[in-house]
Context: one part of a larger RNA
Molecule: small-subunit ribosomal RNA, 3' major domain
Organism: metagenome
C1' cells in the first nucleotide's frame, strides 16, 4: 500500500423488515445430471451453467453411430501433359451417392493447336465443427450503473509510500459546498441522444367528421370540410425557476404556489481503471500441434427424441371470486407477393373449394380476452381437472414408424393448495387477461415485445446478504 477480522463509526442496495403472488407436493413441457446405448455429437457447472449456445433436431440442419462410396478431393488458385466438349434429355443398374449406355453436341480467333470454356492424369495444395479460450485477436458474463479509478506540477518521507481523493456539511452520486500543502486535469457521474406525459404552429391523404347537403334497413357511404381525434416534422415548456422556513451568510433540505409534469417527471439506449488463467479455437480471426486413400468428403439409413431415476426454469391444476353455454363492448404493437387473403359454398371441427382487395394510415391476418348481462351447475374427486389410452381425421412436407402440430368421438390418471427450505415483486409496479413477431415448409407452455384490468405494504435498519467511505488490529501478500 492492499487483503482479511464471529473490529469499531457512517450510509446504500426487495438486503431484512411490512405485504402480494409463487416454486418446494401433482400431471405434463423444457433443460441438465446420471444411467443405457453402435451412437445417445459438442459447448455451458456457485453467485456469474441447467426454456443457456439452440430466434425452429422427422431428411436437410449434423458436428455422432452403421452401412455404401471418393482420393488433386464437395470448395480455390496455379503449372506441365492428354482431350474437345461441359451440360441437357432419356432408359437400365442400385437404398441413394454413383456407375454404365442413347440422343443431342464447343465459343472467339490476328487462322498461329493463339485464346476462353470444360473434362481428364500428374504435381504445387485443398480440406479438418481435430487439440490447447492455460499461446491469442474480436466478442461477452460478472461485481455493478456500484461510485469509483488514476494523472501532472508542487510539497513531504532515506524509501515503498503519502497528500491531492482526508476532514464538516450534502447528494442518487468523488454530486456540491466550505476548510485545508495542494493546485489543477483526465476516465467515470450526470448532461448531451431515443420513447413516454402537455402543448403552439405547419401539413391534411389512405386519417379524421363539429357544421352544411345528398342517400341508406345500416354504415364517413357520397359531395363537401380539415374544426377535432390521429399521423409526423419543427418548437415551447421544468430550471430548486417563485415564496416561506431551516442552514454556515453556503451546498442543500422540508413545506407551498402555479402547472400536464416537481426537484435525476417515468422508461430505455450509455458499463470507468480493473476482477474471477471467467466464458467462447463449434459464428469469425488466428500461433503452435496433430489427420491427409483420413480426424477431409458424398449418401442411405439410424441417433441427437433413450428412460429405475435426481436436480433447475416453466405450463395447467386442485374449483364457485369457479365450470359451461348463449348474447355483446372496448386495444396496443407488429406482419404480409414463394405473402396476407374479406363476402361466398361445403364440412360438428381441423381444415377444404373459390378468389375480391392489398407491396397497405386504403386491403387482409383479425375473433382481442379477462369484462358486461341472462341461464345452468350448489360442494361432489364433481358439469372442477385434464394426463393416459383406443377409434376416425385434417394440414405441411420426397416422406409424420422411430419422431411433427391440430380436429372429432370415446376414455377420464394423478391431483383437495403443497415438509425442511426458496424466489419474484415498491405503482400503472406485483397479479391477472388476451394480441403480436423473429426462427420457420411444417412445428411455441420458451424468447422478445404490446395494450387491457389493476392491488397491497414500507414502523423501521437490531439482524440477514451483497456493496461503498473512513478508522483500527495482523503471525496474510
Nucleotide at each position: 500500500u492492499g487483503a482479511c477480522g464471529g473490529g469499531g463509526g457512517c450510509c446504500c442496495g426487495c438486503a431484512c423488515a411490512a405485504g402480494c403472488g409463487g416454486u418446494g407436493g401433482a400431471g405434463c413441457a423444457u433443460g441438465u445430471g446420471g444411467u443405457u446405448u453402435a451412437g445417445u455429437u459438442c459447448g455451458a457447472c456457485g453467485a456469474u451453467a441447467c426454456g443457456c449456445g439452440a430466434a425452429a433436431a422427422a431428411c436437410c440442419u449434423u458436428a455422432c453411430c452403421a452401412g455404401g462410396g471418393c482420393u488433386u478431393g464437395a470448395c480455390a488458385u496455379c503449372u506441365a501433359g492428354a482431350c474437345u466438349a461441359c451440360g441437357a434429355a432419356u432408359a437400365c443398374a442400385g437404398a441413394g451417392a454413383u456407375g454404365u449406355g442413347u440422343u443431342u453436341u464447343c465459343a472467339g480467333u490476328u487462322c498461329g493447336g493463339c485464346u476462353g470454356g470444360g473434362u481428364u492424369u500428374a504435381g504445387a495444395c485443398a480440406g479438418g465443427u481435430g487439440c490447447u479460450g492455460c499461446a491469442u485477436g474480436g466478442c461477452u458474463g460478472u461485481c455493478g450503473u456500484c461510485a469509483g479509478c488514476u494523472c501532472g506540477u508542487g510539497u513531504u518521507g532515506u524509501g515503498a509510500g503519502a497528500u491531492g481523493u482526508u476532514g464538516g456539511g450534502u447528494u442518487a452520486a468523488g454530486u456540491u459546498c466550505u476548510g485545508c500543502a495542494a493546485c489543477g486535469a483526465g476516465c467515470g457521474c450526470a448532461a448531451c441522444c431515443c420513447c413516454u406525459a402537455c402543448u403552439g404552429u405547419u401539413a391534411g391523404u389512405u386519417g379524421c367528421c363539429a357544421u352544411c347537403a345528398g342517400g341508406u334497413u345500416a354504415u364517413g357511404c357520397u359531395g363537401g370540410g380539415c374544426a377535432c381525434u390521429c399521423u409526423a416534422g419543427c418548437g415551447g415548456a421544468a430550471c430548486u425557476g417563485c415564496c416561506g422556513g431551516u442552514g454556515a451568510c453556503a451546498a442543500a433540505c422540508c413545506g407551498g404556489a402555479g402547472g400536464a409534469a416537481g426537484g435525476u417527471g417515468g422508461g430505455g439506449a450509455u458499463g470507468a481503471c480493473g476482477u474471477c488463467a471467467a466464458g467462447u479455437c463449434c459464428u469469425c480471426a488466428u500461433g503452435g500441434c496433430c489427420c491427409u486413400u483420413a480426424u477431409g468428403u458424398c449418401c442411405u439409413g439410424g441417433g441427437c427424441u433413450a428412460c429405475a431415476c435426481a436436480c433447475g426454469u416453466g405450463c395447467u391444476a386442485c374449483a364457485a371470486u369457479g365450470g359451461a353455454c348463449u348474447g355483446u363492448a372496448c386495444a396496443a404493437a407488429g406482419g404480409g407477393u414463394u405473402g396476407c387473403a374479406a363476402u361466398c359454398c361445403c364440412g360438428c371441427g381441423a381444415g377444404g373449394g373459390g378468389g375480391a382487395g392489398c407491396c397497405a394510415a386504403u386491403c387482409c391476418c383479425a375473433a382481442a380476452a379477462a369484462g358486461c348481462a341472462g341461464u345452468c351447475c350448489u360442494c361432489a374427486g364433481u358439469u372442477c381437472g385434464g394426463a393416459u389410452u383406443g377409434g376416425a381425421g385434417u394440414c405441411u412436407g420426397c416422406a409424420a414408424c422411430u419422431c411433427g402440430a391440430c380436429u372429432c368421438c370415446a376414455u377420464g390418471a394423478a391431483g383437495u393448495c403443497g415438509g425442511a427450505a426458496u424466489c419474484g415483486c415498491u405503482a400503472g409496479u406485483a397479479a391477472u387477461c388476451g394480441c403480436a413477431g423473429a426462427u420457420c415448409a411444417g412445428c411455441a407452455u420458451g424468447c422478445u415485445g404490446c395494450g387491457g384490468u389493476g392491488a397491497a405494504u414500507a414502523c423501521g435498519u437490531u439482524c440477514c446478504c451483497g456493496g461503498g467511505c473512513c478508522u483500527u488490529g495482523u503471525a496474510c501478500a